[in-house]
């Protein structure tokens, strides 16, 4: 240069056309406790990498662009 995959909470994925966009871990708070960790409750955080398009509707489907891995040359 080519082609594949991948890109969603602080981090690690899940969701693959319509529900409020979730979970564990981490934070915060409180409740245990002499104090802390461990449990237990309850909270806060996302323009779902960025453009355009298609749809009545896009995290989810096409095009490009960026970034990452992997091959290939």
């Nucleotide at each position: 240069g080519c082609g594949c995959c991948u890109g969603u909470a602080g981090c690690u994925c899940a969701g693959c056309g319509g529900u409020c966009a979730g979970a564990g871990c981490a934070c915060u708070u409180g409740c245990c406790u002499a104090c802390g960790a461990a449990g237990c409750a309850a909270g806060g955080g996302g323009u779902c990498g960025c453009c355009u398009g298609u749809u009545c509707g896009a995290u989810c489907c096409a095009g490009g662009c960026c970034a990452g891995g992997c091959g290939c040359a």